[in-house]
Molecule: small-subunit ribosomal RNA
Organism: uncultured Pseudomonadales bacterium
RNA sequence: AGAGUUUGAUCCUGGCUCAGGAUGAACGCUGGCGGUGUGCCUUAGGCAUGCAAGUCGAACGAGAACCUACUCUUUUAGAGUAGGGGAUAGUGGCAGACGGGUGAGUAACGCGUAGGAAUCUACCUUUUAGUGGGGAAUAGCCUCGGGAAACCGGGAUUAAUACCGCAUGUGGUCGCAAGACCAAAGACUUCGACUCCCUCGGGAGUCAGGGUCGCUAAAAGAGGAGCCUGCGUCCUAUCAGGUAGUUGGUGAGGUAAUGGCUCACCAAGCCUUCAACGGGUAGCCGAUGUGAGAGCACGACCGGCCACAAGGUCACUGAGACACGGGACCUACACCUACGGGUGGCAGCAACUGGGAAUAUUGCGCAAUGGGCGAAAGCCUGACGCAGCGACACCGCGUGUGGGAAGACGCUCUUCGGAGUGUAAACCACUGUGGCAGGGGAACAAUUUUUGAGGGUACCCUGCUAGAAAGCACCUGCUAACUACGUGCCAGAAGCCUCGGUAAUACGUAGGGUGCAAGCAUUAUCCGGAUUUAUUGGGCGUAAAGCGUCCGUCGGCGUUUUAUUAAGUUUUGACUUUAAUACUGGAGCUCAACUCCAGAUACAGGUUGAAAUACUGAUAGAAUUGAGUUUACUAGGGGGAGCUGGAAUUCUCGGUGGAGGGGUGAAAUCCGUAGAUAUCGAGAGGAACACCAUUCGCGAAGGCGAGCUCCUGGAGUACAACUGACGCUCAGGGACGAAAGUUUGGGUAGCAAAAGGGAUUAGAGACCCCUGUAGUCCAGACCGUAAACGAUCCUUGCUAAUUGCUUGAUUCUUUGAAUUGAGUGAUGUAAGCUAACGCGUUAAGCAAGGCGCCUGGGGAUUACGACCGCAAGGUUAAAACUCAAAGGAAUUGACGGGGGAGCGCACAACCGGUGGAGCAUGUGGUUUAAUUCGAUACGAAGCGAAAAACCUUACCCAGGUUUGACAUGUACCUGCAAAUUUUAUGAAAGUAAAAUUUCUUCGAGAGUGGUACACAGGUGAUGCAUGGCUGUCGUCAGCUCGUGUCGUGAGGCGUCCGCUUAAGUGCGGCAACGAGCGCAACCCUUGUUGUGUGUUAUACAUCACACAAGACCGCCCCAAACUCAAAUAUUUGAAUAAUUUGAAUACUUGAGUUUGGGGAGGAAGGAGAGGACGACGUCAAGUCAGCACGUCCCUUAUAUCUGGGGCUACACACAUCCUACAAUGGUGACCACAACGGGUCGCGACGGGGUAACCCUGAGCCAAUCCUUAUAAAAGUCAUCUCAAUUCGGAUUGAGGGCUGCAAUUUGCCCUCAUGAAGUCGGAAUCGGUAGUAAUCGCAAAUCAGCAGGUUGCGGUGAAUACGUUCUCGCUCCUUGUACACACUGCCCAUCAAGCCAGCAAAGUUAGCAGCGCCCGAAGCGGGUGACCUGAACCAGCAAUGGACAGGCUCCACUACGGCGAGGUUGAUGAUGAGGACUAAGUUGUAACAAGGUAUCUGUACUGGAAGGUGCAGAUG
Repeated sequence: AGAGUUUGAUCCUGGCUCAGGAUGAACGCUGGCGGUGUGCCUUAGGCAUGCAAGUCGAACGAGAACCUACUCUUUUAGAGUAGGGGAUAGUGGCAGACGGGUGAGUAACGCGUAGGAAUCUACCUUUUAGUGGGGAAUAGCCUCGGGAAACCGGGAUUAAUACCGCAUGUGGUCGCAAGACCAAAGACUUCGACUCCCUCGGGAGUCAGGGUCGCUAAAAGAGGAGCCUGCGUCCUAUCAGGUAGUUGGUGAGGUAAUGGCUCACCAAGCCUUCAACGGGUAGCCGAUGUGAGAGCACGACCGGCCACAAGGUCACUGAGACACGGGACCUACACCUACGGGUGGCAGCAACUGGGAAUAUUGCGCAAUGGGCGAAAGCCUGACGCAGCGACACCGCGUGUGGGAAGACGCUCUUCGGAGUGUAAACCACUGUGGCAGGGGAACAAUUUUUGAGGGUACCCUGCUAGAAAGCACCUGCUAACUACGUGCCAGAAGCCUCGGUAAUACGUAGGGUGCAAGCAUUAUCCGGAUUUAUUGGGCGUAAAGCGUCCGUCGGCGUUUUAUUAAGUUUUGACUUUAAUACUGGAGCUCAACUCCAGAUACAGGUUGAAAUACUGAUAGAAUUGAGUUUACUAGGGGGAGCUGGAAUUCUCGGUGGAGGGGUGAAAUCCGUAGAUAUCGAGAGGAACACCAUUCGCGAAGGCGAGCUCCUGGAGUACAACUGACGCUCAGGGACGAAAGUUUGGGUAGCAAAAGGGAUUAGAGACCCCUGUAGUCCAGACCGUAAACGAUCCUUGCUAAUUGCUUGAUUCUUUGAAUUGAGUGAUGUAAGCUAACGCGUUAAGCAAGGCGCCUGGGGAUUACGACCGCAAGGUUAAAACUCAAAGGAAUUGACGGGGGAGCGCACAACCGGUGGAGCAUGUGGUUUAAUUCGAUACGAAGCGAAAAACCUUACCCAGGUUUGACAUGUACCUGCAAAUUUUAUGAAAGUAAAAUUUCUUCGAGAGUGGUACACAGGUGAUGCAUGGCUGUCGUCAGCUCGUGUCGUGAGGCGUCCGCUUAAGUGCGGCAACGAGCGCAACCCUUGUUGUGUGUUAUACAUCACACAAGACCGCCCCAAACUCAAAUAUUUGAAUAAUUUGAAUACUUGAGUUUGGGGAGGAAGGAGAGGACGACGUCAAGUCAGCACGUCCCUUAUAUCUGGGGCUACACACAUCCUACAAUGGUGACCACAACGGGUCGCGACGGGGUAACCCUGAGCCAAUCCUUAUAAAAGUCAUCUCAAUUCGGAUUGAGGGCUGCAAUUUGCCCUCAUGAAGUCGGAAUCGGUAGUAAUCGCAAAUCAGCAGGUUGCGGUGAAUACGUUCUCGCUCCUUGUACACACUGCCCAUCAAGCCAGCAAAGUUAGCAGCGCCCGAAGCGGGUGACCUGAACCAGCAAUGGACAGGCUCCACUACGGCGAGGUUGAUGAUGAGGACUAAGUUGUAACAAGGUAUCUGUACUGGAAGGUGCAGAUG
């Protein structure tokens, strides 16, 4: 620091994803040691048990156990007395308001920070003054009673540092003063004196003086607490108004204290777009994580503050609480109960239960630190110190170290050679972190002594021991790391792109490797990357994004100058900003983590001084350039109202006229003999204003167009004068705002949604046609939207040029030009900007000010809510869910029912066919035991097959064989070899047997056979694993490269343009210059000539073979283009006194170059004709059945042998031939002329036989010799047939023969006789051919025993036509559009149908939350009253009693819980409804992308199964 992912590729925009760090984590696999930290994030759910707050006898009364002595008794023992002792409960004091826990609530003076004034403060410190004298109770103990218990009641009795008066008043409070009011407590101890008792040692008590600790009043301090204020502190406006104690005042109450804190009265305020009120969420901070930083996220542990203590309400005590381990009441829950009533509160430490993905021991100790009480000893302390559990985190260490093979075994891979694992192991030598054992042994203890939970721990020494100690993830790219096997779109993987359909580096396993390491992966969350909310640091013409336009409030911003000020700003000082953390430097644990010490900076600041005055601000003054006003002119389709006009359409009336008109691609509906259309005249009515007219003018925009009049807004120019910053932009707000639409009333000629009809069509709810209603028009009122667009907000300034137009002004040498304004256009590599396209003084450039808007696509111009509207609807505006893209510009292709140019038997012209018939062959289909397999648009179908009776043969049935029909190797055995013949059986293969002959080197060799093992074999699969070969586009003219150059880039140029060519063939031009593969040529055949040679041919000529020549860019004529030169003419510029000269255009002539057309010569003429030859590539085209080959499959069978059958089937469909339908013919007779070829298991003459096929015989020939071969056929001559299913046609069938062959039935060919079918020239459609071609005629060959209507060749006869490129098909080039790139057989839209998902609406149902109104009214505080009840202290009284005072009870107010009611709000659920998203192969159409076949889109209205269609207005994207 970046990377992957949109595309065929590119640049950009833009989202998604990854690499990093972190965590109180969890889960999976694994796990050696130690240190330091850390550990219920969920149910603020519930909690058994134990502990967590007590202490003081030096405040007080009592005083148990126990000990000692004595006495008594009922004498193993008990009781009593005295002395000691001091547990325990109680009274009293202090502490239980700290410490510890939790984060529910709280958006708040709660917290943070900085301040403030109207306060309190126990213990502590300092200071001052006191501490005198009395009184009455009470708990405990005892006794009686009630109760299950908790506990309670009565009686009697007692103390105090408990309680109450009195005195005093340093002082304090109140008060102007006088004056009034306000306290206290003692305890312990020491010395001395006195009294009493005595066991004579002593003990007890009292008094006075000291000491210590207290007590009272007061003043200060420290620390603590309460209160108030400025500033800061999350999201939401789909929360915009809120508030009645509310805001303020007066008075009173209340508090420690201010205050509506409370109350009475008065006023009507107070808060709020600088966000009140409401809703949601949340403890806040120091800090923590991350980040370069700014920020963003977070608030575990540690520290500060706050709040809470089962849920609520409340007060008491107290210095302090409205109190976690105190109290009262209500509620919920739980427990005990004798049913009457009681008890409880772990969000203290452990533990349990529940919940959850998930979080520990019912441990030890007060030794240390700290706290409470105490004079102290001390007691208490789950605070704390330690230990335990957990890899939860961080840090450190280890699992050995050194040797050890050209390298063991095993495993994996392999090209079978080897390679890897790998010095790794084994083995040798050594070490001891750790482990085990033994020995020693701390610091922490301060303090003279005593005191250690941790702990015999840390640590040290000695001995033994390589021993117990390595895993996890990953290996397609991002991203370090690759092979094999298995699987076969399955199983699975995946963070993203994606991988998997038989050769998966992506799944699973193994080997190997990479990374980290006692951990490693995964998941979740946060920051980062993300400049992807942009202050630092983004954008808005086309990617998301400028409000339709203007006015204008708040706000923001604002010209020049002077003075003052000093708020902002700048500099500087002081204070503050807890500690820890972070940073720097040290130190201590062996290091580190960790801890300690010191320091500095600073973040964000805050408070308060001082100074400065450039800028901003404020105050005062001045100025004129911004802005405005006056004057004089100017242009205009600016706006409103009224009046008027002509042309045209339609209608009405009248005349003429007489058959059609209208409409369309073509028609029809429609109008017309009741007189249309046409034409003439008259009239009516409504709407719109031709030409002028425009890149024109005006207006803020929408928009505005006949003429005239009236009213009215704005703009510009010029010269002066005036005002003196009056300005710019504007959230909210207001006004205007096309078309359509709504409402009321008019109007209605034309046009025309809807509607009707006619066409078109598969359909046609459309396009086309005929009608036609709203509407379009006017007036009034709404609506408020458009592609309301320059897709470009407003204002101001600056920044090259050139050239138009509109409209002013000035100047001059005035038919005109120059200069200067305002507006409106064009060009533009000025610069600059931009992703590119493009923009470019009318900016999308450079800057400034203000506003609006955007943040992936879809969902969604949507839902809900709110506001507006009569409605239609508008404005505002989400989420769930879903995808990894959506998008912009440009590039290369491909495509277009886009354009241009060109070519081709492509069309056209001509000739002949196919498609109809019969037959042949092939194919499909069907059938079959099998009808083997492949080819199957052109480019399969007389194709593989240049020959299926057996064989072939791959198929079927049946019968055999199993190392095999065929190859190689190893081991063992063997008269085991070769040939012939025969027998049995069998369909044959074969099986079983016999005989004869031959061979030999006599076997250990070779060969053969057998057995066993390796293996053979496969026309089995995959042509989508392949090689090779082939087809096709296409013999089309294309396809590329190097250098250079243009572009950010993909790419472009070259390869384009003009002319030309069969041709990217060539020439000229040009940022290109060259080159390659193709084209052409080189090769073969043929046509002409020459030379040579030659037998089998031949008189010569010829014929065959070989070599050579010939054509080319040559000659002549014409035309076109370009270049150069000359002459003439026209236009125009420059200089000039004349004159000269430059440029452009036209035409003529000459020369040159290139191309085309014609001609001569010539056998051949413009490539002479034909062949071979096929660029880069395309079609996963064809072939595994020609061959080869990877992988898979079969192995007594998918191999192999044999017999028979099948490939030849037959309702039918297609393809390709043949033969015909006849007279240009058939038949008969006569009679001419070829060429290519083939031949010894062959061709086979002559001759003979047979009607013939053919047979007999066998001359000649291994071929220019002989044969095929002959009469080649058509052609020609003569005769006949006479237009008919015939003397055409020959299918089919019958009979008889021939040939080949082991075999002719399935199933061959031929001959003779007989039979004599369809067919009379072929629908739609379609094929071949441009010259020795088509057409027509026969001949030969390959294959082959036999079989040709097929194929390949050969020659004979031998035409017609081409105007031309409009159309069809195909191809090439240029250009254009594109939403296509698997490339139009493309892409793609909507309804319907199915499944699934989330949200919305919905009669309702249900739950929560907060308030409102009413009812109820616990405890408690406050208040009232005193007929009632109770009471020791003070007063009076001898007393009874009374007074005062206090309490109870009762009433009132407030109020928790609870109840009722009507609404609000949030969620859950809901039959059903509407839409949405998604889902390889459903239905209907084809709306969009090309002119997408009716250009598309926008707004609006109507309408239709659906996309959609139509009307009106608008945009060009």